Transfer RNA from an uncultured Bacteroidales bacterium, 73 nucleotides, folded computationally.

[in-house]
RNA sequence: GGGGGAUUAGCUCAUCUGGUAGAGCGUUUGGUUCGCAAUCAAAAGGUAGUGGGUUCGAGUCCCAUAUCCUCCA
Numbered sequence: 001g002g003g004g005g006a007u008u009a010g011c012u013c014a015u016c017u018g019g020u021a022g023a024g025c026g027u028u029u030g031g032u033u034c035g036c037a038a039u040c041a042a043a044a045g046g047u048a049g050u051g052g053g054u055u056c057g058a059g060u061c062c063c064a065u066a067u068c069c070u071c072c073a
Stems, first nucleotide, its partner, number of pairs: 001072007010025004019056001027043006049065005
């Protein structure tokens, strides 16, 4: 220098052909207990690395760019 991949809730990851973003763990609240642990129920929490574009509509397609991993030279 060139090719490929990853970047989505605090953490680990889904969302396979574009149509209003989910799970597990964790956190908070409540129940059961004398209390803790455990367990049950509920809730909060992201607009999807960043910036543009296409589209009625994009995490999901296109372009640029940042960081990390990897292959080639």